[in-house]
């Protein structure tokens, strides 16, 4: 350095509930733990997914990100500990 243990110290916090913001997706705060060895950061690194206010379009349908998701995957950066290999 790679790696990840019935190790140790800790850390984060899904669903759900309450409050706030938002058109929504979703986010923030509090509670709460399903899980996570990066469930830390990066959305202008690439892909994928979600929403559709405004705009376009229709008989109806629908399209579209400039809005989101890092706990969807890959990548990049940073990081505690030290068994086996």
């Nucleotide at each position: 350095g790679u790696c990840g243990a019935u190790a140790a110290u800790g850390g984060c916090a899904a669903a759900c509930c309450c409050g706030c913001u938002g058109a929504a997706a979703a986010g923030c705060g509090g509670g709460g733990a399903c899980g996570c060895a990066a469930a830390g950061c990066u959305a202008a690194a690439g892909g994928g997914c979600c929403u559709a206010a405004a705009g376009c379009g229709u008989a109806a349908a629908g399209c579209u990100a400039u809005g989101g998701c890092a706990g969807c995957c890959u990548g990049g950066c940073u990081a505690c500990c030290g068994a086996a290999a």

The RNA shown here (c-di-GMP-I-GGC riboswitch aptamer) has 85 nucleotides and comes from a Clostridiaceae bacterium. It matches the Rfam family "c-di-GMP-I-GGC riboswitch aptamer". Its family is annotated with cyclic-di-GMP binding in the Gene Ontology. The family is grouped with related families in Rfam's "c-di-GMP_I riboswitch clan". Model confidence (mean pLDDT): 91 of 100. NCBI's taxonomy places the organism under Bacteria, Bacillati, Bacillota, Clostridia, Clostridiaceae.